[in-house]
Molecule: transfer RNA
Organism: Candidatus Gastranaerophilales bacterium
């Protein structure tokens, strides 16, 4: 230079044919306990890498573009 994968909660990762984003862990609250853990029960946390475009409506489709990691020369 050329191809392809990834990109989404602090981390891991789902998210069906384009219809108003979820889960495990970690956090904070309570309850249980003489007191921790363990258990339960709730809470909160998201500009869906960026920037456009298409459409009534995008995490899903195009387009460019960023990082990342693999591949070919």
């Nucleotide at each position: 230079g050329c191809c392809g994968a990834u990109a989404u909660a602090g981390c891991u990762c789902a998210g069906u044919u384009g219809g108003u984003a979820g889960a495990g862990c970690a956090g904070c609250u309570c309850a249980u306990u003489c007191g921790u853990a363990a258990u339960g029960a709730g809470c909160a946390g998201g500009u869906c890498g960026u920037g456009a475009g298409u459409u009534c409506g995008a995490g899903c489709c195009u387009c460019a573009c960023u990082a990342u990691c693999g591949g070919c020369u």